[in-house]
RNA sequence: GGGCCCGUAGUCGAAUGGUAAGAUACCGCUUUUACACAGCGGGGACCGCCGGUUCGAUUCCGGCCGGGCCCA
Numbered sequence: 001g002g003g004c005c006c007g008u009a010g011u012c013g014a015a016u017g018g019u020a021a022g023a024u025a026c027c028g029c030u031u032u033u034a035c036a037c038a039g040c041g042g043g044g045a046c047c048g049c050c051g052g053u054u055c056g057a058u059u060c061c062g063g064c065c066g067g068g069c070c071c072a
Stems, first nucleotide, its partner, number of pairs: 001071007010024003018055001026042005048064005
């Protein structure tokens, strides 16, 4: 320098053009002498940034930033 992939709650991680699952962590309750485990409930992300297309974008397109892999 070229090519490809990825960037979503503290962490991991899914999905779809119509405002986003789950796990874990956190908080509360139950349980226990107590802790842990377990059960139940609760709050938390508008989806890397900018712009475009669209009635509507996290989801498509372009640029930028960051990360990874491969080639030279």
This is a predicted structure of a 72-nucleotide RNA (transfer RNA) from a Microcaldota archaeon. Its Rfam family is "tRNA". Gene Ontology term of the family: triplet codon-amino acid adaptor activity. Rfam classes the family as a transfer RNA. Model confidence (mean pLDDT): 82 of 100.